[in-house]
Context: one part of a larger RNA
RNA sequence: AACUGUUCAUGCCUGAAGGGAAGGGACCCAUAGUACGAGAGGAACUGGGUCUCGGCGCCACUAGUCCAUCGGUUGUCCGACAGGGCAUCGCCGAGCAGCCACGCGCCAAGGGAUAAGGGCUGAAAGCAUCUAAGCCCGAAACCCACCCUAAAACGAGGCAUUCGAGCUCCGGUAGAAGACCGGUUCGAUAGAGCGGGGGUGUACGCACCGAGCUUCGGCGAGGUGCUCAGCCCGCCGCUACUAACCG
Numbered sequence: 001a002a003c004u005g006u007u008c009a010u011g012c013c014u015g016a017a018g019g020g021a022a023g024g025g026a027c028c029c030a031u032a033g034u035a036c037g038a039g040a041g042g043a044a045c046u047g048g049g050u051c052u053c054g055g056c057g058c059c060a061c062u063a064g065u066c067c068a069u070c071g072g073u074u075g076u077c078c079g080a081c082a083g084g085g086c087a088u089c090g091c092c093g094a095g096c097a098g099c100c101a102c103g104c105g106c107c108a109a110g111g112g113a114u115a116a117g118g119g120c121u122g123a124a125a126g127c128a129u130c131u132a133a134g135c136c137c138g139a140a141a142c143c144c145a146c147c148c149u150a151a152a153a154c155g156a157g158g159c160a161u162u163c164g165a166g167c168u169c170c171g172g173u174a175g176a177a178g179a180c181c182g183g184u185u186c187g188a189u190a191g192a193g194c195g196g197g198g199g200u201g202u203a204c205g206c207a208c209c210g211a212g213c214u215u216c217g218g219c220g221a222g223g224u225g226c227u228c229a230g231c232c233c234g235c236c237g238c239u240a241c242u243a244a245c246c247g
Base pairs, nucleotide, nucleotide: 009161010160011159012158013157017149018148019147020146023053024052025051026050027049028048029047030046036041054107055106056105057104058103062101064099065098069094070093071092072091073090074087075086076085077084078083096234110144111143112142117137118136119135120134167247169183170182171181172180189243190242191241193238194237195236196235197233198232199231200230205226206225207224208223209222212219213218
């Protein structure tokens, strides 16, 4: 997912029964230089803190990655410029979103019934005895508590409401296919446009400067100005321009 069952439809529940290890450890402080002990020495119950291993989740920060993107640059090709293709993403420098760990958050206590064991009462057996009747305690193990699945639990459950559901179409908090979630003009669902925010790092073209070369006409790597430019955005908004039509 399909099918059978249960089922009017939609929404919300119960929880029989399953699953989980979600916790493990170390140290420090207080208790306390106390109890104890002649002294030397020297605890614990309990409370608090830190670290570590493990589990689950997250991306504001830090770090990594970032074959979106921006820039530099080598070879070659498109005749030159501009703009590009290919070469491991050609190589190199940055890098948002996303994904992530080296980053961040959480992962108690308690109750029940017990084991070994400790006891109370107490006979058999006038004593004694934790046991024979009865009773009280007592483990990281067991059952709850906590998290997840769950009405196919054949005893197939319950409550509320009263109309909806699927396909098609536009899309992703989802995704191998199905499924799931959102939207479908009474509309911001996706795209485009605009704005915000952000990434690169100052575009093309023109003007001026320019080591030098020159046949004296000019050529010229590079620099400066126009320029916090140009280009780009999986983010946040606004806006029915496009598509959510017909069924």
The prediction has a mean pLDDT of 83. This is a predicted structure of a 247-nucleotide part of an RNA (large-subunit ribosomal RNA, domain VI) from a soil metagenome. RNAcentral holds the full RNA, with entries from MGnify.